[in-house]
The RNA shown here (c-di-GMP-I riboswitch aptamer) has 81 nucleotides and comes from a PVC group bacterium. Rfam family: c-di-GMP-I riboswitch aptamer. About the family: GEMM was predicted in a large-scale screen for bacterial structured RNA regulatory elements. Taxonomically the source falls in Pseudomonadati (Bacteria). It was read from a public genome assembly, where an Rfam model found it.

RNA sequence: GUUUGUAAACGGCAAACCCAAAGCAAUUUGGGGACGCAAAAUCGUGCAUCCCGAACGUAUCGGGAACGGCAGAUUGCCAAA
Numbered sequence: 001g002u003u004u005g006u007a008a009a010c011g012g013c014a015a016a017c018c019c020a021a022a023g024c025a026a027u028u029u030g031g032g033g034a035c036g037c038a039a040a041a042u043c044g045u046g047c048a049u050c051c052c053g054a055a056c057g058u059a060u061c062g063g064g065a066a067c068g069g070c071a072g073a074u075u076g077c078c079a080a081a
Base pairs, nucleotide, nucleotide: 002081003080004079005078012037013036017032018031019030020029021028022027035068041074042073043072045071046070047069049065050064051063052062053061054060
């Protein structure tokens, strides 16, 4: 460096739900809480999904959201080969 992986070790993140706040909404932030995760770290490019507003003729346009749905890109701990 590459590949494979979580058996071991150090750790990390945090679903649903609850409380508070913000937002038209999707949802977000903080706290609690753990369903799970070897990238459940970062990005938000494609498809899918959700919200708002137009437009209606059979599918589009604009602005948002989220990504722990499937891909993609970047970076990373430990171990084995």